[in-house]
RNA sequence: GCCCCGGUAGCUCAGUGGAUAGAGCAGCCGCCUCCUAAGCGAAAGGUCGCGAGUUCGACUCUCGCCCGGGGCA
Numbered sequence: 001g002c003c004c005c006g007g008u009a010g011c012u013c014a015g016u017g018g019a020u021a022g023a024g025c026a027g028c029c030g031c032c033u034c035c036u037a038a039g040c041g042a043a044a045g046g047u048c049g050c051g052a053g054u055u056c057g058a059c060u061c062u063c064g065c066c067c068g069g070g071g072c073a
Stems, first nucleotide, its partner, number of pairs: 001072007010025004018056001029041003049065005
């Protein structure tokens, strides 16, 4: 330098053009318990890596850039 895969909540991931962007775990609060753990309940937490484009509509498609991983040279 070229090619491929990935970047979404603190962490691990789902979501492959249309609903208010979700789950598990972690954390906070409550219940339970003598206390803790486990269990149960509720709430919170997101500029979807950045910018531009296409579209009535983009996490999703296209282009450029950044970051991580792999392959070739």
Transfer RNA from a Nocardioidaceae bacterium, 73 nucleotides, folded computationally. It was read from a public genome assembly. Its Rfam family is "tRNA". Rfam classes the family as a transfer RNA. Rfam describes the family as follows. Transfer RNA (tRNA) molecules are approximately 80 nucleotides in length. Gene Ontology term of the family: triplet codon-amino acid adaptor activity. The prediction has a mean pLDDT of 80.